This is a predicted structure of a 196-nucleotide RNA (Group I catalytic intron) from a Pseudomonadota bacterium.
The prediction has a mean pLDDT of 79.

RNA sequence: CAACGGACUUAAUUCGAAAAUUGAGUGCUUUGUGGGAAACCGCAAAUGCAGAACUGCUCAAAAUCGGGGAAACCUGUGAAAUGGCAAUCCCGAGCCAAGCCCCCACGGGGAAGGUGUAGAGACUAGACGGGCAGCACCUAACCCUCGGGCGACCGAGGCACGGUGAAGGGAUAGUCCAGACCACAAACGCCUUGAG
Numbered sequence: 001c002a003a004c005g006g007a008c009u010u011a012a013u014u015c016g017a018a019a020a021u022u023g024a025g026u027g028c029u030u031u032g033u034g035g036g037a038a039a040c041c042g043c044a045a046a047u048g049c050a051g052a053a054c055u056g057c058u059c060a061a062a063a064u065c066g067g068g069g070a071a072a073c074c075u076g077u078g079a080a081a082u083g084g085c086a087a088u089c090c091c092g093a094g095c096c097a098a099g100c101c102c103c104c105a106c107g108g109g110g111a112a113g114g115u116g117u118a119g120a121g122a123c124u125a126g127a128c129g130g131g132c133a134g135c136a137c138c139u140a141a142c143c144c145u146c147g148g149g150c151g152a153c154c155g156a157g158g159c160a161c162g163g164u165g166a167a168g169g170g171a172u173a174g175u176c177c178a179g180a181c182c183a184c185a186a187a188c189g190c191c192u193u194g195a196g
Stems, first nucleotide, its partner, number of pairs: 001006001008025007026050003029046007054134006064093006073084002094115003100110004119177001121176005135165004143158006182196001184194003
């Protein structure tokens, strides 16, 4: 500010909270570069900031075996190597709900996406995830209309099948479980147990 919700996300640090700092990620702005008719998108970089980032319906499965990369912080030192923790970024094989594509259509194959990837882990539900619609906004190629031109084509108007509406799910919201710590009770030499 605001009816409610909400007040970038996440981890570490300072006893806790708030707040701040640092790391990682996100968007906005700018620059470079590639694609594109444009809107816009991909990649790389910089600075500050956190205003904004829509709605409905539907799916809930696989969750296994392996592998690689990681900052801050801690360790350590004269400085480093190393090691630890870990936000988190991925790969191979296998496997997978709904929707989509193909086939010789009981069934099989494929693309996208997912799983793998929680604090060891079990379960439930959804969404910030998949699919299908809608809405708002941006652009206007193809096409249509009109005008001009001998013509190649040019100009104006309309139109989306083109785009935008961030990231978080390396467990989100919860129930359980595990671990650490604190205080209590039982027992008491200690181990331990119970409930918080």
It matches the Rfam family "Group I catalytic intron". Rfam 15.1 lists 5,602 matches to the family in 1,395 species. Its family is annotated with Group I intron splicing in the Gene Ontology. From the family's description: Group I catalytic introns are large self-splicing ribozymes.